[in-house]
Predicted 3D model of a 108-nucleotide RNA (Glycine riboswitch aptamer).
RNA sequence: ACGAUUCUCUGGAGAGUCUCUACGGAGCGCCGAAGGUGUACGCUGUGAGCCGGCUUUGACUGGCAGGGCCCAUGGUAAUCUCUCAGGCAAAAGGACAGAGUGAGUAGU
Numbered sequence: 001a002c003g004a005u006u007c008u009c010u011g012g013a014g015a016g017u018c019u020c021u022a023c024g025g026a027g028c029g030c031c032g033a034a035g036g037u038g039u040a041c042g043c044u045g046u047g048a049g050c051c052g053g054c055u056u057u058g059a060c061u062g063g064c065a066g067g068g069c070c071c072a073u074g075g076u077a078a079u080c081u082c083u084c085a086g087g088c089a090a091a092a093g094g095a096c097a098g099a100g101u102g103a104g105u106a107g108u
Stems, first nucleotide, its partner, number of pairs: 001108002007100005016028001018027003029088003035084001036082001038080001042076006049069003053064003
C1' cells in the first nucleotide's frame, strides 16, 4: 500500500400446487441465480515464426536486451454454456446488490 472469508438486516428472478402409485417411489414436461463442468472477451505463463532496437565489423558477421505483431498450447475466468447437482404453490433456499459487525482485522 492492497485487502477479505464468516455473521446480522434489507432487496432479490425463472420454471408443475403435473400424472400414476403399493406412499417406498416411478413417469413426463420445464427452469438457472447455491455448488459444479466447459468456454468467450480480457489478463497472463511457455514455445515457434516474422518485424524492429542497441552494439561490433570496411563488409560478411558476432554480441546484448527483450520492444511490436502473429500462431500454437497451458493458467485464470462471466449472470455465457451444460443441466451433474439443485429447483418448478407458499415457506425455505437463492447468484448478486446495499447497510452494519468483525475491522482497515486475517492475509498478500

Its mean pLDDT, the model's own confidence on a scale to 100, is 79.